[in-house]
Description: Predicted 3D model of a 73-nucleotide RNA (transfer RNA) from a Verrucomicrobiales bacterium. Its Rfam family is "tRNA". Taxonomically the source falls in Verrucomicrobiales (Bacteria, Pseudomonadati, Verrucomicrobiota, Verrucomicrobiia).
RNA sequence: GGGGGUAUAGCUCAGGUGGUAGAGCGUCUCGUUCGCAAUGAGAAGGUCAGCGGUUCGAAUCCGCUUACCUCCA
Numbered sequence: 001g002g003g004g005g006u007a008u009a010g011c012u013c014a015g016g017u018g019g020u021a022g023a024g025c026g027u028c029u030c031g032u033u034c035g036c037a038a039u040g041a042g043a044a045g046g047u048c049a050g051c052g053g054u055u056c057g058a059a060u061c062c063g064c065u066u067a068c069c070u071c072c073a
Base pairs, nucleotide, nucleotide: 001072002071003070004069005068006067007066010025011024012023013022019056027043028042029041030040031039032038049065050064051063052062053061
């Protein structure tokens, strides 16, 4: 330098053929307990890496950029 892949909650990751952003763990609150653990219920937490394009509508499709992984040279 060239090819491919990944980027979504604090962490690990889903998200069919474009149509309300989710799960587990963690955090907080409440119940059960003398207390803790465990468990049940609830809540908070998101610029879907960034910019632009297509579209009535984009996490999703297209282009470029950034970071990381991998292959070739």